[in-house]
Context: one part of a larger RNA
Parts: sequence; C1' cells; structure tokens
RNA sequence: UGACGGGGGCCCGCACAAGCGGUGGAGCAUGUGGUUUAAUUCGAAGCAACGCGCAGAACCUUACCAACCUUUGACAUGCCCGGACCGGCCUGGAGACAGGUCUUUCCCGCAAGGGACCGGGACACAGGUGCUGCAUGGCUGUCGUCAGCUCGUGUCGUGAGAUGUUCGGUUAAGUCCGGCAACGAGCGCAACCCACACCCCCAGUUGCCAUCAUUUGGUUGGGCACUCUGGGGGAACUGCCCGUGAUAAGCGGGAGGAAGGUGUGGAUGACGUCAAGUCCUCAUGGCCCUUACGGGUUGGGCUACACACGUGCUACAAUGGUGGUGACAGAGGGUAUAUCCCCAAAAGCCAUCUCAGUUCGGAUUGUCGUCUGCAACUCGACGGCAUGAAGUCGGAAUCGCUAGUAAUCGCGCAUCAGCUCGGCGCGGUGAAUACGUUCCCGGGCCUUGUACA
Repeated sequence: UGACGGGGGCCCGCACAAGCGGUGGAGCAUGUGGUUUAAUUCGAAGCAACGCGCAGAACCUUACCAACCUUUGACAUGCCCGGACCGGCCUGGAGACAGGUCUUUCCCGCAAGGGACCGGGACACAGGUGCUGCAUGGCUGUCGUCAGCUCGUGUCGUGAGAUGUUCGGUUAAGUCCGGCAACGAGCGCAACCCACACCCCCAGUUGCCAUCAUUUGGUUGGGCACUCUGGGGGAACUGCCCGUGAUAAGCGGGAGGAAGGUGUGGAUGACGUCAAGUCCUCAUGGCCCUUACGGGUUGGGCUACACACGUGCUACAAUGGUGGUGACAGAGGGUAUAUCCCCAAAAGCCAUCUCAGUUCGGAUUGUCGUCUGCAACUCGACGGCAUGAAGUCGGAAUCGCUAGUAAUCGCGCAUCAGCUCGGCGCGGUGAAUACGUUCCCGGGCCUUGUACA
C1' cells in the first nucleotide's frame, strides 16, 4: 500500500421487510449428469454451465459409429500432355463410383501463341471441427451502469509511498458547494444520440370526413379543419414563489404546465478482476496426422433410459368448464405498395353443468386421415373418432416483480421444405404493497486490528 475480520461509523440495491404471482409434489416438453451403446460427436460447470453454442439433428447439417470406396486429392497456386465442356441414354452397384454409348469441338488472334473449362501425369503442396483458450489475436461473460481508476507539476517522507481523492454539507453520481499544501488535468458520471408523452409549421394520397351534396358502404363529387403519417422546430432549466440551509450546493412544499426536479424506456460498460469462456465462427504460434487423424458414399447415431438435477408448458377447477353470440389492437411479414393479403384472444351477453377424480384434467394407447419432403421405420407436425393416466394447490427450501410494472390474454417475426411449450418483439385487460434499514446477500466511502501478500 492492499486484502481480510462472526471490528466500528455512514450510505445504497426487489438485499431484507410489506405485498402479488410462481418453482420445489403431478403429466409432458427441453437441457444436463449418470448409465447404456458400434456410436450415443464436441464444448459450457457456483453466482457468471444446464430452452447454453443449436435463429430450428428424418437425409443434408454432422464434427460420432459401421461398411464400402479414394489418394496431388472436394478446394488454391505453379509445370507437362491431351481435349471443348456440359448434357441424354444403357449396364453393374446401397450409393459413392466403374464401364459402354449418343451428341458436341469454346473465346481472342493472320499465325505463333494466349485465356476460360474438362481429363490424365509427376512433384512442390493441399487438407485436418486433430492437441494446446495455461503460447495468442479478436469477440464475450462477470463484479457493474457499481462510482470509481489514474496522471502532470508542487509539497511531505531516507524509502516503499502519502497528499490531491481526506474533512463538513449534498447528490443517482469523485454530483455540486465550502474548507484544506495543494494547483490543475485525463478515463469514467452527467450531457450530446434514439424512441415515447404535448404543441406549432410544412405536406395531403393509398389516410381522414366537420361543413355541402351523394351512397348499402368515405362509395363518389368536394375539402385537408380533425385523426393519422412523414419531415422540421418549440417545450423542462430548480426557470418562478414560499420555507429551510451557511447568504452556498441543495432539500421540502407550491404555482403554472402535456410533462417537474435524471419525465419514462433504450443505446452507451472506466482502470481492472476471475491464467473466466471460446484453437468447433474466424484468424494464428508451436506440436501432431499425410494411401490418413485428409476426402467421398450408404445406413445408423446425436432422439437410447433403473435413475438424479435445472428451465419451462399444461393442470388440479365454479373468479371455472362447455355450447352459442360477440366486438375492439399494435408491431411485423408478403421483392415495391398507409391501396390487396396474413391477421387476435381474454373481456362482455345468453344458456347449461352444481362440487364429483366430475361436462375438471388431458398424458397414454388404438385406428383412420391431411401436409411437407427422393424418403416420415428408427425419428416430423397437425386433424377426426375412440381411450381417458397422474393430478384435489405441493416438505425442507427457493425465484421474479415497485406501474401501464406484476399477473393474465392473444398476435407477429427470425431460423425454416416441414417441425417451437424456446428466443426476440407487439399490443389488449390491468393490480397489491413499501412502516422501515435490526437482520440475510451484494456493493461504495472513512476508520481500526492483523503473526496474510
């Protein structure tokens, strides 16, 4: 100087408390461990691995296994020789591939030759998702959007270092004010950026319809007021008032205002920590393989199943189920398009069920189909009929959330031939509670002890 303390003081955070809803029990989905297997490819491991890499494993993907095949190679550059290539058909084969056959003779140039492509040959080389993330770059997680981390000059100290950055207030903040052997400065904080909330201006079709006609209907004439859309501006600064404070910074209350003290949400992640993660995105040192640890194909596997854990979905019902009726979104996609298409559900109203393993619940199984795709056996999704399991609110324990939030309801998108209970977005309905900081967890500042570095 740090780190640590079941030392002290001060202060924060859904950290506790106050509330609401869950997880842990059931069934299923999904990931992991374990076991099994020819293979069940590999990585990720407390928080910060486990619906993670995977924004989508039937083949492909695919890295794994078995069998079959191949060796200048699927791909690049250089050398030599030959030829257009591509394509169609036949035979063998699981296919890769092998053999045969038909057709065809590229471009520039007078020519020599050159160029693109294909086949053959020898060698330099290619190739490796092989190892090392403890050799690395890049990227990422985490403490943490926590308020910190430093430097120059000066001063103090023999020195390591200290001071500044401590102190009194204050703040979300090393934010600001005051003081001070310090005076300044940098990276962070804040602001500048985007979206939402209010107003104005410009513009008025595909959008809108107040006034005038017209119509089943903004349908048509007409209009651009209003809604809306797209640009550009304005508006919020403790600016004003009162109190408080030290006459400061600020804090409490009020006015006006669409919005009030960071308006709300996002983007933005300091010096560093964890030899954190990734050599399987990519790049790359070293090591290793080179008729194989490279390459191709078919089939299988990654989907196994005494079991254990994580994350979810659906439920156990009457604030409900079923039948009928029944409106109203936003965002996005479709190559371009406010025009056309994809487009809600819960809510509400009527009827029924009457507390039961049920008209709850839907697993499982049988059967018949639909769709995608060469192909749904291993191993897809969905539908009809039948079947109707566990489950009556879940032990110890544990998670999320402070407002348009939680809870609840549906809709869209990426990936994608097909496949989602996951992910990322969108809107509809819409709460309860916060006395407070004693305690648990994490963090910041000062101080104290230390046989630790």